The RNA shown here (NiCo (Nickel/Cobalt) riboswitch aptamer) has 98 nucleotides and comes from a Candidatus Fermentithermobacillaceae bacterium.

RNA sequence: UGGUGAUGAUCUGAGCAGGCGAUGAGCCCGACCGGGUUCAUGGGGCCGGGCCUAUUCUUAGGCAGCAGGUGACUAUCGAACGCAUCUGCGGGACAGAU
Numbered sequence: 001u002g003g004u005g006a007u008g009a010u011c012u013g014a015g016c017a018g019g020c021g022a023u024g025a026g027c028c029c030g031a032c033c034g035g036g037u038u039c040a041u042g043g044g045g046c047c048g049g050g051c052c053u054a055u056u057c058u059u060a061g062g063c064a065g066c067a068g069g070u071g072a073c074u075a076u077c078g079a080a081c082g083c084a085u086c087u088g089c090g091g092g093a094c095a096g097a098u
Base pairs, nucleotide, nucleotide: 009098010097011096012095013094016092018047019046020045022041023040024039025038026037027036028035029034050063051062052061053060054059065089066088067087068086069085070084071083
């Protein structure tokens, strides 16, 4: 100096699993618009998962982040971002680069 392997951190990617959404069919509600649920579809529109603490080892709680509702603040009027608060989710594996 280069290569290989392992580990840690950050970022990126994806056609893994999984989730959301979409389409089709069945069933139900419904005056209509539409809604709920089950199955199937597809390399697929969006994600694809960072953690912490305690522990009786079973479980419980919490942070970042995402989505939704409400509120206040400011401003010529109004809004957005941000803030506060409430609800739900809060996550396994893999590959690459530094």

Taxonomically the source falls in Candidatus Fermentithermobacillaceae (Bacteria, Bacillati, Bacillota, Candidatus Fermentithermobacillia). Model confidence (mean pLDDT): 75 of 100. It matches the Rfam family "NiCo (Nickel/Cobalt) riboswitch aptamer". The family is grouped with related families in Rfam's "NiCo_riboswitches". A reference for the family is Furukawa et al. (2015), "Bacterial riboswitches cooperatively bind Ni(2+) or Co(2+) ions and control expression of heavy metal transporters", Mol Cell.